[in-house]
Context: one part of a larger RNA
This record gives sequence, C1' cells and structure tokens, in this order.
RNA sequence: ACGGAUGCCUUGGGUGUAAAUGCUGAAGAAGGACGUGAAAGGCUGCGAGAAGUCACGAUGAGGAGCCUAUGACCAGUGAGUCGUGAAUGUCCGAAUGGGGGAACCUACUGACUACAAGUCAGAGCGCUAUGAUAGAUAGCGGAGCAAGUGAGGGAAUUGAAAUAUCUUAGUACCUUGAGGAGAAGAAAUCGAAGAGAUUCCCUGAGUAGAGACGAUCGGAAGGGGAAGAGUCUAAACCAUAUUAGAGUGAUAGGGCGGACCGUUUCUAAUGUGGUGUUGAGGGGUAUAUCUGGAGCUGCCGACAAGUUCAGCAUGAGGUUAAUGAUAGUAGAAUGGCAUGGGAAGGCCAACCAUAGGGGGUUAGAGUCCUGUAUAUAAAAUCAUUAACUAGUGUGGAGAUAUAAACCCGAGUAACGUCGAGACCGAGAACCUUGGCGUGAAUCUGGGGCGACCAUGCUCUAAGACUAAAUACAUUUACACACCGAUAGCGUAUAGUACUGUGAAGGAAAGGUGAAAAGAACCCCGGGAAGGGGAGUGAAAUAGAAACUGAAAUUUUAAGCUU
Repeated sequence: ACGGAUGCCUUGGGUGUAAAUGCUGAAGAAGGACGUGAAAGGCUGCGAGAAGUCACGAUGAGGAGCCUAUGACCAGUGAGUCGUGAAUGUCCGAAUGGGGGAACCUACUGACUACAAGUCAGAGCGCUAUGAUAGAUAGCGGAGCAAGUGAGGGAAUUGAAAUAUCUUAGUACCUUGAGGAGAAGAAAUCGAAGAGAUUCCCUGAGUAGAGACGAUCGGAAGGGGAAGAGUCUAAACCAUAUUAGAGUGAUAGGGCGGACCGUUUCUAAUGUGGUGUUGAGGGGUAUAUCUGGAGCUGCCGACAAGUUCAGCAUGAGGUUAAUGAUAGUAGAAUGGCAUGGGAAGGCCAACCAUAGGGGGUUAGAGUCCUGUAUAUAAAAUCAUUAACUAGUGUGGAGAUAUAAACCCGAGUAACGUCGAGACCGAGAACCUUGGCGUGAAUCUGGGGCGACCAUGCUCUAAGACUAAAUACAUUUACACACCGAUAGCGUAUAGUACUGUGAAGGAAAGGUGAAAAGAACCCCGGGAAGGGGAGUGAAAUAGAAACUGAAAUUUUAAGCUU
C1' cells in the first nucleotide's frame, strides 16, 4: 500500500418498574393515491382556503420545517414556537347512484335560477319501526384493529431413542363476536371440619392420581393474600286488552259492603300491568291479628283504583368545587495562578445545598449553559372524586298465626346406548356434556356426597344480569452486574433498495475537526482526475475514499545470503 479487525464513542435498540390512559367508522374510518413551496427530487406538514386559515391561552425577539445553501420576504400594530378548540379537508378505500383493471369512467332526480350554465342536495344492500305490497320517512348494521379475550373448527413435524394407544396439543392455524378489557359469577357448589358468588396471585404439589404404569401427563379441597356486591325474572293469584268458542234474555251476572248497576255472562289462548323469587324450603290463596307519613277523586265508608305531596332510591344529563392531564413560570452558589490548542483536570483560596439526578460546553464543572430540589400557573378541552340538581323510579306497605294443598322453569331430569370434557387412556367411573332411544315428579318433590345399597349430611337444575381485583397495549417518568454497529429490533430507520405473476421474501450502509477554520493563491497535468507547494488547524499519515487502523495479501528500497 490494500484491508477494515480492535479500541473508544452513540443518534438506535432490549428489558423492567410506577403512574395515567385505551377503541375508531356512513358526521365516510384505518390505510392510501394525487396534489400543495419563489425554485422543489426525497422526507415532514397540509388539502383546490393545500409547509397552511380562525379563536383562545402560553412564550417571545427573532423567524423563514429537514436534507440545504440562495433569493424575495415576515416580525413589539407581537412574527415564529408550544398547547386547547374550530374551519377547510381533492380522489380511492366498508365505499354506498351505476360501472370498474383502487385512486378512473359514466348517467339520473330535486331545489335555487325565466332558460341554460352553475351551485347545493339525494339515491346502495340488509334489518327494525310506521305502513296495504310497492314507495316514503326514521333508526341500526356493514369496515378497521398490535396484543389480550369469548365462541365455532382444529393439524403435523416432534417425543416415546422404531411405532399404532399416548405425546406434541386443544398448541399452531382458520372462521367469528365483543370490549377497554374479555370471560366467569351469587351453589341442584364443595366434602365431612364446616365453608358460603366469581376472578387473580402464593401455597397445597410435582403431592393424590393418570399412564404400551412407557414416554410423559398431573389435580382438588384446605391455608395465606388482592379485590369485594349483589340482583332481576318464569309459575301460582289479581286486574285489564285483544282474539276464538259457548251461552242467556233473567231470582243470571257484577260490586269490598251498603246504596246500587242493568246485559255488563262463561271458557280458552295471547299480550300488558301488579304480585313473586326461596332451602330453619319459599311463594300464592283464605281467615284472623299486629305495626306503619299526609291529602284529593264515585252516592256513603273503605290500604279497590286513579292522582298529588312528603320521604326514599337513582341521576349516563347539568352546575359547582377539589385533584390530575393536555402549554408553561420562578429557581441558590467561584474566583485566581500555572500547564495546555482548549481547563471543567492540577495548585491556592471561597460559596450554595429541600438543588452533589442528568445532559452540554475546545479534557473529569454542585456554583458557565440547560436543568435539578422546591414552589407555582390554564382562556380552552378532557379525566377522577365529592356535593347539589333537571329528570326518572318508588311512594299503602311490612310482619305473625292458622287452614287448605294452588305454584315453584319438560321432550327437561332420569335411564339405556354411542361419543366428548374433566389429572382420570372404559376403568369400580360417579360428575359435566353432545347425538339417538325411552321418558317423570312439584316439597310426602328433586339433584349431589366418585359404581351400588342403607343411614346421615348437603343443595334446589332445566331463565337472566352484575363492578373490582386479572390480561394486553400505548403514553409519560425512571431504572438496568442489557447491546454497542456481523451486537442490539429486520431497520442507529427501511419494511426502503432489491427479488417474485402473486401470496410473500427482504438487505447492506454509523464516526473529518472543538469549530469548516472544508484548503485563497501558485505549479505539474489533456484535466471538473490526481498530485506538489502555500495557507487553516493542537494535529492534514485528521483532506472529505477522512477517528483508531490488527491480520491475510501486494509492492519498493536497502542490508545479509544463495
């Protein structure tokens, strides 16, 4: 020389902790295409009002986005920057007037207008409501979404040192739903002590157990914590409406009683309202009793009904307050000397500290800059909490005793059979669950307590809802016996270049110097190559192919040797 290891560095990554926050979309999303600048290729921003417009607040003397200089300009009549709110927002895209090879093509109707031109608006499909089909009007849906989550489907490689049951694994993957979480959830539970919805963590425990008893798989109760919250229906019965059927013409019937009403009847089904919701079973009905705010309304009295108020509950809307988020503000204290290109290092002498976290500044800076501790701030929007409140609901019920036996979720439980799920591979196999078959009862009912029987105990299926503790992600702050450019994310930005018809695959590439002070001028040269001087700089063997600059490898010169 070539080369780019190593060292040092870090703009970028990785992981975690804490706090806060969490859906978007026909009011057209996510994501894009095309535009948009004085000039304009890319990035960023924005949308024909196009690196921007308006309002409010903060800051403030500069600005003129980045690569990226230049010019014209803007700015104390407040620019620019930051925050909040608003306006505009082409075309494509669920894409929705019709079409289509996305970002393109192409028609119609109505309103405005005398017409035309033009502007604005409308029309898709599905469902629901109104409704006579249609049409119309109104509402909802459609699509996206990193991870987490529910549901419906569901492998194989692999392991068993082969392989079939088994394992991998209900994993990967596919489909689909919902949400800031999702799911689960107030016992037809557990299991022998009694406990008392669910979820999550630690434990119990690699235990009990399962298993070609191989490989492997693997609980539950209980204990300790996090968090805590409970409710509504079906039915019996009452009222009422509608429909259907049946019946009477009055000693029927209705009505709580009386007065009375005058055809208003009976049965069934359905709808609505009341009632009711439990396991020392509960509820309903009938009778009796007790407790309990106030009025008004029919002829009288009445908790029969209606209605008003007090009271109570709720209050997703509103007001106020507090706290917090989205810009900010104030913020202590150091000088000298020498060395050096440069002082923050050294020496000497000081100071501050609720601040000696961090970063920067020509070398290690508490006192230079930015900050930090601390204190403090919001016109606007949002979040949480509290109080009050418009509104809404409730507002004559609650309890006891006795009687009678009306109700208590049906093709269900249960049984049989074939499967599946549970730690449990058919096993003594209960339990949960799907297909098929058979097929109950209503508390003197029914399920369970791991075949089954007895006794005892326990729960109350076949309807539904339900915060929190939990998962994941984002943002902010902080941290790291995490990486330091073949590492760390694939990316020190790039899903770029490039590859592929496509689905998809997918790189490499960091470092002059403190500061460009980026080498004026001269010379050689064909020179916009390259080089020599000069100059800058601490350094140019720091010269843009640039920090350091190993090895392989190449060459020149000289010495020695053949």

Large-subunit ribosomal RNA, domain I from a bioreactor sludge metagenome, 562 nucleotides, folded computationally. Its mean pLDDT, the model's own confidence on a scale to 100, is 80. It matches the Rfam family "Bacterial large subunit ribosomal RNA". Gene Ontology terms of the family: structural constituent of ribosome and ribosome.